[in-house]
Context: one part of a larger RNA
RNA sequence: GAUCGAACGCUGGCGGCGUGGCUAAAGCAUGCAAGUCGUACGCGAAAGUUCCUUCGGGAACGAGUAGAGUGGCGAAAGGGCGAGGAAUACAUGGGUAACGUACCCCCGGCACAGGGAUAGCCGCGGGAAACCGCGGGUAAUACCUGAUAUGACCACAGCAUCACAGGAUGCAGCGGUAAAAGGGUGGGGACCUUCGGGCCUACCGGCCAGGGAGCGGCCCAUGACCUAUCAGCUUGUUGGUGAGGUAACAGCUCACCAAGGCGACGACGGGUACCGGGGCUGAGAGGCUGACCCGGCGCAUUGGGACUGAGACACUGCCCAGACUCCUACGGGAGGCUGCAGCGACGAAUAUUGCACAAUGGGCGAAAGCCUGAUGCAGCGACGCCGCGUGUGGGAGGAAGCCCUUCGGGGUGUAAACCACUGUCAGGGACUAACAAGCGACCGAGACGAAUAGUCUCGGAAGUUGAGUAAUCCCAGAGGAAGUCACGGCUAACUUCGUGCCAGCAGCCGCGGUAAGACGAAGGUGGCAAGCGUUGUUC
Numbered sequence: 001g002a003u004c005g006a007a008c009g010c011u012g013g014c015g016g017c018g019u020g021g022c023u024a025a026a027g028c029a030u031g032c033a034a035g036u037c038g039u040a041c042g043c044g045a046a047a048g049u050u051c052c053u054u055c056g057g058g059a060a061c062g063a064g065u066a067g068a069g070u071g072g073c074g075a076a077a078g079g080g081c082g083a084g085g086a087a088u089a090c091a092u093g094g095g096u097a098a099c100g101u102a103c104c105c106c107c108g109g110c111a112c113a114g115g116g117a118u119a120g121c122c123g124c125g126g127g128a129a130a131c132c133g134c135g136g137g138u139a140a141u142a143c144c145u146g147a148u149a150u151g152a153c154c155a156c157a158g159c160a161u162c163a164c165a166g167g168a169u170g171c172a173g174c175g176g177u178a179a180a181a182g183g184g185u186g187g188g189g190a191c192c193u194u195c196g197g198g199c200c201u202a203c204c205g206g207c208c209a210g211g212g213a214g215c216g217g218c219c220c221a222u223g224a225c226c227u228a229u230c231a232g233c234u235u236g237u238u239g240g241u242g243a244g245g246u247a248a249c250a251g252c253u254c255a256c257c258a259a260g261g262c263g264a265c266g267a268c269g270g271g272u273a274c275c276g277g278g279g280c281u282g283a284g285a286g287g288c289u290g291a292c293c294c295g296g297c298g299c300a301u302u303g304g305g306a307c308u309g310a311g312a313c314a315c316u317g318c319c320c321a322g323a324c325u326c327c328u329a330c331g332g333g334a335g336g337c338u339g340c341a342g343c344g345a346c347g348a349a350u351a352u353u354g355c356a357c358a359a360u361g362g363g364c365g366a367a368a369g370c371c372u373g374a375u376g377c378a379g380c381g382a383c384g385c386c387g388c389g390u391g392u393g394g395g396a397g398g399a400a401g402c403c404c405u406u407c408g409g410g411g412u413g414u415a416a417a418c419c420a421c422u423g424u425c426a427g428g429g430a431c432u433a434a435c436a437a438g439c440g441a442c443c444g445a446g447a448c449g450a451a452u453a454g455u456c457u458c459g460g461a462a463g464u465u466g467a468g469u470a471a472u473c474c475c476a477g478a479g480g481a482a483g484u485c486a487c488g489g490c491u492a493a494c495u496u497c498g499u500g501c502c503a504g505c506a507g508c509c510g511c512g513g514u515a516a517g518a519c520g521a522a523g524g525u526g527g528c529a530a531g532c533g534u535u536g537u538u539c
Base pairs, nucleotide, nucleotide: 001539002538004536006535007534008533009532010531013388014387015386016385017384018383019381020380021346027343028342030341031340032339035073036072037071040070041069043067048061049060050059051058052057080299081298082297090223091222092221093220094219095218096217099216100215101214104212105211106210108208109207112146113145114144115143121136122135123134124133125132126131152177153176154175156173158171159170160169161168162167183204184203185202186201187200188199191198192197225271226270227269232262233261234260237259238258239257240256241255242254243253244252274296275295276294277293278289279288280287281286301322302321303320304319305318324335325334326333327332352378354377355376356375360374361372362371363370364369391421392420393419394418401412402411403410404409425480427475428474429473430472434469435468438464439463442460443459444458445457446456447455448454483528484527485526486525487524488509489508490507494523495522496521497520498519504511505510
């Protein structure tokens, strides 16, 4: 000099964009942060209104609505934090001929036959509660059995190409194996019908098999902290055979066999630490660093475990154990902010229990839409960077005050007053644009189709969707807006008074013991400026 997630002192006008618990991965009141689908399925209220009434009640609408339940998809993403971890992580480059894959895309197939349950519900019972038991009975795109087999998979042997360690790909052969689910909208001759429909048919979106894309699992090499006052370490250890196990390779696990494997190119041990893109600094080499943003990893009160699932050993799922907190009828239960706010605690120190799903994105849904503390905005903090303002021009050999003085004068100083202007920002008022694309009554064209049903695609379109934020114009009036640090040398800026080795200053050298440019005050001066200085950090 530069830097900062800063803090402290004094001061403080406005805006834009950023940024803000670095400490206790210590503990948490309260609210919200993951739901959605009636175009998978069976059920199904109430208030209220109207009518009837034997005044007890009943019926219709409300409404197939609210609502749980079965089922599907999502909940493994998004959001947070950095405790652990020195290598199972990360970065870069390879490998998988040793693997998986829901949603998405492509190609093909299906819509056949049948079966048994179960929640919800009803009845009974247990419990303070959380919740639980028994019996009855019901549906499905829930569950089970069978049929079909183009393509697919498996075994056998063949040919070609590639690879070369057992193999991979393609072609043809023989034998074997495994699929599926129904729903919505519309049209329709016969037949059946409980008059809803069944049945046939078209479309939509589903279901099943295969391929792909993207994503992931696994393996190898190289790179990257300190310590030798850590020198030897290792028994599933190193390799083999066999078996188990996994989506898959593997001591991953096990039995047996062999006795190996690693190490001064630092094994093993100890300490510290998430890693990278990057950031700061520096001419560079390098040094330091990993907040915000992006990629990866790890974690979710502590430890352990599996279940479900395409995917987890699962932050707001389950089970067990520990600590802690809460409820209890003492028998037993409930909980997990390292999500967003917020609380106390700790600390030098770090914000609102805000608004909205309008946009972007995500989940579900055919869609309308619902959910979304992701996100978009607003609020608070000079915490940072950037921009703007606090006026502009004129105005005396120069007011007053204050300071100095050799008492002549000098300084503050064009500074003020005064005159003439201007109108940024803040203040008051007016005005609307854009962030809006979507959705969509209805209309037109095309495709499927027997169809002038219907559906889909494209185009048009009445209407409709903004949490928050302007630009611009008008009004008024210099009005509301300057501090802070230094002035002995380094280092830019000097005098007077007070003090008297005292009180004090100080980054280093050093000042102060009676004329102190170094302490304190005043006047003046210098620097920077909505900041200025101090402390701390790194180069």
Predicted 3D model of a 539-nucleotide part of an RNA (small-subunit ribosomal RNA, 5' domain) from an uncultured organism. The coordinates come from a structure-prediction model, not an experiment, and the mean pLDDT is 83.